A computed fold for a 151-nucleotide RNA from Nocardioides flavescens, annotated as c-di-AMP riboswitch aptamer (ydaO/yuaA leader). NCBI's taxonomy places the organism under Bacteria, Bacillati, Propionibacteriales, Nocardioidaceae, Nocardioides. It was read from a public genome assembly, where an Rfam model found it.
RNA sequence: UCGAGUCCGGGGCCGUCCGCGGUCCUGGAGCCGGGGAACCACGUUCCACCUGGGGUGAAUCCCCCGCGAGGCGCCGAUGGCGAGGAGCUGGGGUAGGGCAUGUCGUGUCCGAACCCGUCAGCUCACCCGGUAGGCGUACGACAACCAAGGA
Repeated sequence: UCGAGUCCGGGGCCGUCCGCGGUCCUGGAGCCGGGGAACCACGUUCCACCUGGGGUGAAUCCCCCGCGAGGCGCCGAUGGCGAGGAGCUGGGGUAGGGCAUGUCGUGUCCGAACCCGUCAGCUCACCCGGUAGGCGUACGACAACCAAGGA
């Protein structure tokens, strides 16, 4: 500094320089996330379809090259061709996000990954879960806030 990822206890075991430390289990506060009424929203029609839907997160969407499954159509049919294209590698952009508490300017970086399991709109009460991990330093101006020290 990114991020919710901080703080306060109790118990067992081990260690101890007897001040405490480590580890496992567990209870809270704070913060974060999910499920969950009424009201509201959704519902209908047309086209395409091979592809369930949903969640955390800034991490969505588009284009290009190459490869291309199951299925579909055609043929001279152990095969070949065609349309379309889930998905994958690489490249380019982009909604959006970070680099300071805010604004302006310049610059720079990210634009992932994972989870639920056929199921979930919002949502009072209520219920459930998480409290990690990774990094090492942008600048200028204006306006603020906080802390330390001193008198």